[in-house]
RNA sequence: UGAGUAGGAAAGAUGAUCGCGGAUGCCCAUGAGGCAUACGAGGAAAGUCCGAGCUCCACAGGGCAGAGUGCUGGAUAACGUCCAGCGAGGGCGACCUCAGGGAUAGUGCCACAGAAAUGUAGACCGCCUGACUUUUUGUCAGGUAAGGAUGGAACGGUGCGGUAAGAGCGCACCAGCAGUCAGGUGACUGGCUGGCUAGGUAAACCCCACUCGGAGCAAGACCAAAUAGGGAAGGGAUGAAGCGGCCCGCUGAGCCUUCCGGGUUGUGUCGCUAGAAUCGGCAGGCAACUGCCGGUGUAGAUAAAUGAUCGUCACCGCGCAAGCGGAACAGAACUCGGCUUAUUGAUCACUCACAGA
Numbered sequence: 001u002g003a004g005u006a007g008g009a010a011a012g013a014u015g016a017u018c019g020c021g022g023a024u025g026c027c028c029a030u031g032a033g034g035c036a037u038a039c040g041a042g043g044a045a046a047g048u049c050c051g052a053g054c055u056c057c058a059c060a061g062g063g064c065a066g067a068g069u070g071c072u073g074g075a076u077a078a079c080g081u082c083c084a085g086c087g088a089g090g091g092c093g094a095c096c097u098c099a100g101g102g103a104u105a106g107u108g109c110c111a112c113a114g115a116a117a118u119g120u121a122g123a124c125c126g127c128c129u130g131a132c133u134u135u136u137u138g139u140c141a142g143g144u145a146a147g148g149a150u151g152g153a154a155c156g157g158u159g160c161g162g163u164a165a166g167a168g169c170g171c172a173c174c175a176g177c178a179g180u181c182a183g184g185u186g187a188c189u190g191g192c193u194g195g196c197u198a199g200g201u202a203a204a205c206c207c208c209a210c211u212c213g214g215a216g217c218a219a220g221a222c223c224a225a226a227u228a229g230g231g232a233a234g235g236g237a238u239g240a241a242g243c244g245g246c247c248c249g250c251u252g253a254g255c256c257u258u259c260c261g262g263g264u265u266g267u268g269u270c271g272c273u274a275g276a277a278u279c280g281g282c283a284g285g286c287a288a289c290u291g292c293c294g295g296u297g298u299a300g301a302u303a304a305a306u307g308a309u310c311g312u313c314a315c316c317g318c319g320c321a322a323g324c325g326g327a328a329c330a331g332a333a334c335u336c337g338g339c340u341u342a343u344u345g346a347u348c349a350c351u352c353a354c355a356g357a
Stems, first nucleotide, its partner, number of pairs: 001353005007348002010344001012313007020040002023037005042329001046340002049338005054216004061248004066212005071085005086100001087098004101207002106205002108201003119155001124148002126144007156174006175197001177194007220270003223266001230260006241251002277296008315326004
């Protein structure tokens, strides 16, 4: 200097003028008023994909079905999130990815090609032995799966020996499986021994382990106002109703369903912003994070405010300079922890390559 990896932080600052929003205080002619002060949209506010806080059902047990997660150990209010490891794979590397339990509980599937992909399966071309023969060569019988072909995968791999030719038939080194010893909290790793050993697929059905009420701020509570606390039919202690489905159990009634008819629907108040909040220091921990001490108080709108102009400085690009141009994705609506997506390009740390000192 260039190309990368991973994480944090940021998305301009400041002054003036004008214009908005609620809060607090003061004034006042109480009016849609005036003045002053401080404050006023993000890292994703987006998606609505997970989890909760909160509200209601509700006093709420057991089971089945269903759903979710899926290596180990931790963190957390919890999670499908995060941290640290293990294993497998990718990358020269910094690092990254994993829908990572079970195929010996069972069922299913492996098209086409190929001899054969349902198990001690399988013989197309081949190799060896014997017999016959037209002795060129072909046929039959037996043995074989080392070589070739097909395929994603062919019954452990490579090499040596051995054999009629071959084969774990034997041996050496590996892979797998089983047993055993050691290390580790554990996933797992390493050593030794052994028989020589069909697979793949569970983001196929399934099995195993753990977890799981539902609906949602348009939840819900209150005030004001009005009316007809109306009528009919059916069900109901042989049990109404009890908020994902079904069953059992439990509680236990002026209730439930359908139809007809009547009143109201304010654009009301609360919920609505002090939260598992945030900042700093110390301690513990590899870390995620936890504890203690101290500080801060920063939108709460309701048809929807948070803006505009000018100047200076900062950032990026071009230019010798003067100067010119640029500045992304995008707007709170109960709150929070994550994940995913969109986007600008600076800095710190690390890796690789080249060059120089």

Model confidence (mean pLDDT): 76 of 100.
Bacterial RNase P class A from Pelosinus sp., 357 nucleotides, folded computationally.
It matches the Rfam family "Bacterial RNase P class A". Rfam links the family to the GO terms tRNA processing, dimeric ribonuclease P complex and ribonuclease P activity. Rfam classes the family as a ribozyme.
The sequence was found by an Rfam model in a public genome assembly.